[in-house]
């Protein structure tokens, strides 16, 4: 350099073009306990960037950025 794949809460991971963007772990608060741990309840927390298509985009298209694979 060519080709291909990937990008979503702090981490991992779901999501027919119409979802309150869901779940697990973690975090915070509360309950429980003499205390801690465990357990239970609740809460906060995300769509890489810029365009396009569409009534409507996390989803489809184009470009960029980053990461990975492969060929040379």
């Nucleotide at each position: 350099g060519g080709c291909c794949c990937u990008a979503u809460c702090g981490u991992c991971u779901a999501a027919c073009g119409g979802u309150u963007a869901g779940g697990a772990c973690g975090u915070a608060a509360g309950c429980u306990u003499c205390u801690c741990a465990a357990g239970c309840u609740u809460a906060a927390a995300a769509u890489c960037c810029g365009g396009g298509u569409u009534c409507g985009a996390u989803u489809c298209c184009c470009g960029g950025u980053a990461g990975g694979g492969u060929c040379a």

The RNA shown here (transfer RNA) has 72 nucleotides and comes from a Patescibacteria group bacterium. Its mean pLDDT, the model's own confidence on a scale to 100, is 81. It matches the Rfam family "tRNA". The family's RNA type in Rfam is transfer RNA.